Small-subunit ribosomal RNA from a marine sediment metagenome, 1522 nucleotides, folded computationally. RNAcentral holds the sequence, with entries from SILVA. Model confidence (mean pLDDT): 84 of 100.
RNA sequence: AGAGUUUGAUUCUGGCUCAGAGCGAACGUUGGCGGCGGGCUUAACACAUGCAAGUCGAACGAGAACGUACCCUUCGGGGUGCUAGUAAAGUGGCGCACGGGUGAGUAACACGUGAAUAAUCUGCCCUUGAGCGGGGGACAACUUGUCGAAAGACGAGCUAAUACCGCAUAAGACCACAGGAUCUUCGGAUCCAGGGGUCAAAGAUGCCCUCUUCAUGAAAGGUAUCACUUGAGGAUGAAUUCACGGCCCAUCAGCUUGUUGGUAAGGUAACGGCUUACCAAGGCUAAGACGGGUAGCUGGUCUGAGAGGAUGAUCAGCCACACUGGGACUGAGACACGGCCCAGACUCCUACGGGAGGCAGCAGUGGGGAAUCUUGGACAAUGGGGGCAACCCUGAUCCAGCCACGCCGCGUGAGUGAUGAAGGUUUUCGGAUCGUAAAACUCUGUCUAGCGGGAAGAAUUAUCCGGGUUCAAAUAGGGCCUGGACUUGACGGUACCGCUGGAGGAAGCACCGGCUAACUCCGUGCCAGCAGCCGCGGUAAUACGGAGGGUGCAAACGUUGCUCGGAAUGACUGGGCGUAAAGCGCAUGCAGGCGGACUGCUAAGUUUCGUGUGAAAGCCCUGGGCUCAACCCAGGAAGUGCACGGAAAACUGGCAGACUAGAGUACUGGAAAAGUGGACGGAAUUCCCGGUGUAGAGGUGAAAUUCGUAGAUAUCGGGAGGAACACCAGUAGCGAAAGCGGUUCACUGGACAGAUACUGACGCUCAGAUGCGAAAGCGUGGGGAGCAAACAGGAUUAGAUACCCUGGUAGUCCACGCCGUAAACGAUGGGCACUAGGUGUCGGGGGCUUGACCCCUUCGGCGCCGUAGCUAACGCGUUAAGUGCCCCGCCUGGGGAGUACGGUCGCAAGACUAAAACUCAAAGAAAUUGACGGGGGCCCGCACAAGCGGUGGAGCAUGUGGUUUAAUUCGACGCAACGCGAAAAACCUCACCUGGACUUGACAUCCUGGGAAUUCCUCAGAGAUGAGGAAGUGCCCUUCGGGGAACCCAGUGACAGGUGCUGCAUGGCUGUCGUCAGCUCGUGUCGUGAGAUGUUGGGUUAAGUCCCGCAACGAGCGCAACCCCUGUCCUUAGUUGCCAUCAUUCAGUUGGGCACUCUAGGGAGACUGCCGGCGUGAAGCCGGAGGAAGGUGGGGAUGACGUCAAGUCCUCAUGGCCUUUAUGUCCAGGGCUACACACGUGCUACAAUGGCGGAUACAAAGGGUUGCCAACCCGUGAGGGGGAGCGAACCUCAAAAAAUCCGUCUCAGUUCGGAUUGGAGUCUGCAACUCGACUCCAUGAAGCUGGAAUCGCUAGUAAUCGCGGAUCAGAACGCCGCGGUGAAUACGUUCCCGGGCCUUGUACACACCGCCCGUCACACCACGAAAGUGGGUUAUACCAGAAGUCAGUAUCCUAACCUUCGGGAGGGAGCUGCCCAAGGUAAGAUUCAUGAUUGGGGUGAAGUCGUAACAAGGUAUCCGUA
Repeated sequence: AGAGUUUGAUUCUGGCUCAGAGCGAACGUUGGCGGCGGGCUUAACACAUGCAAGUCGAACGAGAACGUACCCUUCGGGGUGCUAGUAAAGUGGCGCACGGGUGAGUAACACGUGAAUAAUCUGCCCUUGAGCGGGGGACAACUUGUCGAAAGACGAGCUAAUACCGCAUAAGACCACAGGAUCUUCGGAUCCAGGGGUCAAAGAUGCCCUCUUCAUGAAAGGUAUCACUUGAGGAUGAAUUCACGGCCCAUCAGCUUGUUGGUAAGGUAACGGCUUACCAAGGCUAAGACGGGUAGCUGGUCUGAGAGGAUGAUCAGCCACACUGGGACUGAGACACGGCCCAGACUCCUACGGGAGGCAGCAGUGGGGAAUCUUGGACAAUGGGGGCAACCCUGAUCCAGCCACGCCGCGUGAGUGAUGAAGGUUUUCGGAUCGUAAAACUCUGUCUAGCGGGAAGAAUUAUCCGGGUUCAAAUAGGGCCUGGACUUGACGGUACCGCUGGAGGAAGCACCGGCUAACUCCGUGCCAGCAGCCGCGGUAAUACGGAGGGUGCAAACGUUGCUCGGAAUGACUGGGCGUAAAGCGCAUGCAGGCGGACUGCUAAGUUUCGUGUGAAAGCCCUGGGCUCAACCCAGGAAGUGCACGGAAAACUGGCAGACUAGAGUACUGGAAAAGUGGACGGAAUUCCCGGUGUAGAGGUGAAAUUCGUAGAUAUCGGGAGGAACACCAGUAGCGAAAGCGGUUCACUGGACAGAUACUGACGCUCAGAUGCGAAAGCGUGGGGAGCAAACAGGAUUAGAUACCCUGGUAGUCCACGCCGUAAACGAUGGGCACUAGGUGUCGGGGGCUUGACCCCUUCGGCGCCGUAGCUAACGCGUUAAGUGCCCCGCCUGGGGAGUACGGUCGCAAGACUAAAACUCAAAGAAAUUGACGGGGGCCCGCACAAGCGGUGGAGCAUGUGGUUUAAUUCGACGCAACGCGAAAAACCUCACCUGGACUUGACAUCCUGGGAAUUCCUCAGAGAUGAGGAAGUGCCCUUCGGGGAACCCAGUGACAGGUGCUGCAUGGCUGUCGUCAGCUCGUGUCGUGAGAUGUUGGGUUAAGUCCCGCAACGAGCGCAACCCCUGUCCUUAGUUGCCAUCAUUCAGUUGGGCACUCUAGGGAGACUGCCGGCGUGAAGCCGGAGGAAGGUGGGGAUGACGUCAAGUCCUCAUGGCCUUUAUGUCCAGGGCUACACACGUGCUACAAUGGCGGAUACAAAGGGUUGCCAACCCGUGAGGGGGAGCGAACCUCAAAAAAUCCGUCUCAGUUCGGAUUGGAGUCUGCAACUCGACUCCAUGAAGCUGGAAUCGCUAGUAAUCGCGGAUCAGAACGCCGCGGUGAAUACGUUCCCGGGCCUUGUACACACCGCCCGUCACACCACGAAAGUGGGUUAUACCAGAAGUCAGUAUCCUAACCUUCGGGAGGGAGCUGCCCAAGGUAAGAUUCAUGAUUGGGGUGAAGUCGUAACAAGGUAUCCGUA
């Protein structure tokens, strides 16, 4: 510090996710030791049991027992002493308000920081002043009586005190009065002195005899200590007040009646509406009152670079609470955790009458929960309470126990050790790896185990012995300081140390597709499963499961949850708003924010210095202590804050004065669809009347509905009425926007220009508020020509609730009133300033000019282009989206949703405000390359058109589908499967079926044994096969025993075999786009980038062919050429070819010749080379000459990068899988040849351009020895016989046919056509039944030119005619070749199809066979509404009124004081009243849950219906409204 994920790729926006750190954790697997910490986050749920607050006899009275010693005894017991002034209880004092727990409540002066109290209190403690005299009356305990189950209660009687009560004394202590001084916030405060009134007390213990009395010593007394009373001061603690700070919701906007203030009184420690009466009507609130939700606050803790964000366990400070609610008492302090009273719920006891209780103290139990410990030890230390003290109490505390819960430390060994052991895994079979790892050898001894030794933590206090000092009369005594002695340890025989033993007892967990370090094998086969995100898994999974190996961490490792970070993803630091989410539709404008320039003053902000505070702990630094560390100790720094004081005065603010540049006012002038109201005008549509006129009009893609013979349409004249204002008209004008268009009048608003004068910052923006605001819509009343939702009809269509047509009502128009929304858009808030220009236009001014124009210049508007700059890009660019400042509004992933609920507005429609659950990993912007378009441009192709001939109809052949079958083997499926693989299925082929057989196999290699090989015959059988017989003995070496090579037989196992599967694991080969002109690269340049450029453009070409231009320059694969055939010529060579000349023959037959033809070698030739024109002085095109051939002459071979997971595992090869007495091999028979049917490709026809008969002519290219086969003979013929010739320019197949000539047929199912069938044959073959071809005779079907549709062909082509070949025993109408005869047409590129280039749109990229929307049906999920129902919370009104304070009262009772003795004062009880908790009633508010039914939403694999959107998406799309 970043990374993954939207796309074919890119940049951006934007969300989701990951890597880090942390935790009071939990869960899973695993687990050796120690140290230091931590340990109910949930039910403030309920609690058994024990303990957690007592102490003081030196305040007081009273005072046991058990036991024991002695005595007495009636032997039952009794008494006395000790126990013991002890225990327990009581009066009294102090404490119990601390310590400990918890976080329910609380949004508050609760907390934090800083102030204030001149508005306060403070027990114990400290300092200091004064004092402590003298009396009185009770009540517990106790005794006794009564009631009660108990808890307990009541009556009578006795008694003490440091308990209680008078009296005395007493101070500026308190109260009121009055005087002076100082300070002051003007309220008061402080100080000084005056007289008047009021208020205190308690003793206990030790010691002493100086003074007095009695006299070894005591008392009074003295003294000391601890208490006591009253002042003053301090310390500590507490109380109250104020400023500021720290949560969410505005879908909580108004709240408040003791409320706000005053006066008076009461009350309090104290101010105060704290309370009451009266008076006034205030107080709070957008800087968020009131209401709701949530929450203890802080120091700190976690994270982060920081700013921040989150958090508030342990430790520390504060607050609140103590079963729930209320209340007071006592007290210095409480409205009191282990106190009281009442009410309620719950639990327990009960004799049913009544009582008792409160673990959120420490342990512990149940429950809840994912989850959190021992019913331990000790007061040794630290601290607390009481006490003079000893001491007692202390679940505070110190320790121990449990738990890897966290942090820290240590160990599980170290060295050497290569036959790289065995074994595992893997393998290309060579090896590699686990791996120096192990074994083995040599060592060490931490931890664990055992034995032994063994600390520090202890300081005191008290007592005793000394010393010093002080009080005092004192050498008693006490206080203070100090030395010594004597004791005191829960932890714990612990830490630590030593010894013994022995590598002995001690390693796991997660991960290994990318992010992210780490890879292979097997299993599985979209299954099982994984997954943090992207995503893996459908037979070769580094992603599932296992294994081997590896990586990371380590007594732990992972997972889950939560927090911060990354996230600049709420942006103060530090973001945005034209198109990604985001500028309010526009304006006016209060509050608020911001604000020109000068001077002076001020000092709020600001800066600086100082003071106080910012607790301790923590963080940081330094040092120290545990062997280190964690941990702990000491010191320092920091604590960015707050308050106060001083200083400065630039800037901001404030005050005062002055200024004119901002803003405004006045004047003059021109421009304008600016607004409102009125008047007027013409054109057009429609309607009405009349004339002319006749059969149609209208409408459409085409029609029809419709109108019209009752006279339409058309046309002329007249009239009515409503709405809108052609041309001018313009990226012209005006207005804030919406918007505004005939002419004219009236009224009103704004902008601009010019030149002066005036005001003097009066300004900008603007939450809320207010106004305006298209269309549609609503209300009332008018109006209504045209147009036109709804509606009706006609068309279109599969349907057509649409598009088109004919009609047509609201509405559109006017007046008034609502609505308040639009893609209300420049998708761009307003203002000011600055930052190159060019150009056009509108309005005004100036200069020049006599003037108009032109030109120059200036101000204000409206446009275009463009620099810098900005931007993700597109683009913006003085009219900014640039650079800055000010103010407002808005955004924070997509969907759900601008929806629900609530509120406000509205007559309604609805508008404004505005969520959540749930769901997805994207949604999106711009640009790029493609692809596509019922987009555009240019161009090509038998693509169309123009032609010729076909197919589709018939019969047959052949292939396919389907069906059938035991099997009808398999593959090929648009073009690019279908006379295709198959250039040949009777057997074989053969892969299929039925049946019969074999199992190392039909075939290959190796091993063992035997035999040469081989040939012939017989029998059984369908054959395979089985049984048997006969002949035969070879070659090489030899030590003659034998061995070896080939071949055959038998056996063993390795293996063979497979036309079995996967063409979606592959190679190779092939098809196709397409012989289309394209496809790319290097360097450079442009772009953030994908990419672009080059390759586009202007011409040209068959061509990315060439030329020119150009940020490109070059190059490669393609094109072309080079190759073959063919067309002309030359040359070479003439046999089997040829024959002009000379002979010769029936015949180039022969002699001869090689000139010609021909053959087959080599050359020439054609290159836009020449001429003219056009063209850019180009490429090239057009025309011409010459030439056999002219612009690639014709044809072939040749197929770029790639596409289609195209085809082929059945040609071959090959990975993997499967099979192995079978899916292999052999054999016989069958099948591939089936047949209601459908399709493709062909053949033959339908006839006269013909058929038939006769005659007769001219090819090319091929084949041939298992062959072609001549002549001749036989047969109607297929053919048979025959055998010459020929391995072929020689012989042969072989006849070419159409054509040509003659004749006949005469338009008919025929002398066309030949299917089918019967009969008879020929040939091949082991064999023609299933199932061959051919021949002859007979038969003579369909068919008379073929619907929709569709195919081929542009010249030696189509058409037509025959010939040959491959395969092959035989079997072509197919296929591959050959020649003969030999056309027509092409205007042209609008259209169909395919293709190329450029451009455009795109929501497509699996690329239009794309994408995608909505209803319906089904399943699941969350949410809303809903008659209601059930809870929680809460305000209001009323009823009620416990306990209790306070007040009143005087019914009863009454020790202290007073008394005139009657009584009074005072007190208690009772009663009454105010207040008030629980409770009750009523009608609400709010929230949660639930609810038949219902509504939309989301998700889901392939469901249904349509086709809305994306291309002009086939009616451009979209927004608002009905």
Background:
It matches the Rfam family "Bacterial small subunit ribosomal RNA". Gene Ontology terms of the family: ribosome and structural constituent of ribosome.